[in-house]
RNA sequence: AAUUUUGGUAGCUAAACUACCUGUGAGGGUAUGGUCAGAAAGCUACAGGUCUUCUCUACGAAGAUGGCUGGGUUGCACAU
Numbered sequence: 001a002a003u004u005u006u007g008g009u010a011g012c013u014a015a016a017c018u019a020c021c022u023g024u025g026a027g028g029g030u031a032u033g034g035u036c037a038g039a040a041a042g043c044u045a046c047a048g049g050u051c052u053u054c055u056c057u058a059c060g061a062a063g064a065u066g067g068c069u070g071g072g073u074u075g076c077a078c079a080u
Stems, first nucleotide, its partner, number of pairs: 002080001004079001006077002012038002017033001018031005036067001042073003046070003049065006
């Protein structure tokens, strides 16, 4: 340096819920809160799925979801 396997040991992230803020909404953000779970639960909306809004007409448009699945991409520890 590269590859693959293993990994919740050391570290890492932070579900539900709570408080505040924000959005028409799905949802999102913050935290001297919380710690379900995760081997990428880091990032990415390209493909599919699900959800929301507008129109209500469809083969529509715009959005949300990365902790729904896959893809892309960047990484930690042990080992080879």